Molecule: THF (Tetrahydrofolate) riboswitch aptamer
Organism: Anaerolineaceae bacterium
RNA sequence: AACAGAGUAGAUAUGUUGCGUUAAGUGCUUGCGGAUGGGACGUCGCCGCAAGACGAAAUGAUUAAUCAUGCGGUAACAUAUCGCUUCCGCUGUA
Repeated sequence: AACAGAGUAGAUAUGUUGCGUUAAGUGCUUGCGGAUGGGACGUCGCCGCAAGACGAAAUGAUUAAUCAUGCGGUAACAUAUCGCUUCCGCUGUA
């Protein structure tokens, strides 16, 4: 010097347990912040907050409660698959 590889935030699928269905959550727009392979920088990716717009599937048993079956582009965890730009590192070929 060359070649190959590991490794992120996350995404998708499945399973389990929940939440909502008296509407939160998810998604959208704008603004302000934050974190993000081992290091530094960083966004058209991700997260949080504020404002705004839009928006839904309930049914049965049952005296409430509760239970069950559904519904929500619903939350978390586990597994599998995919998986950072630039520069510098790490491992292997050795």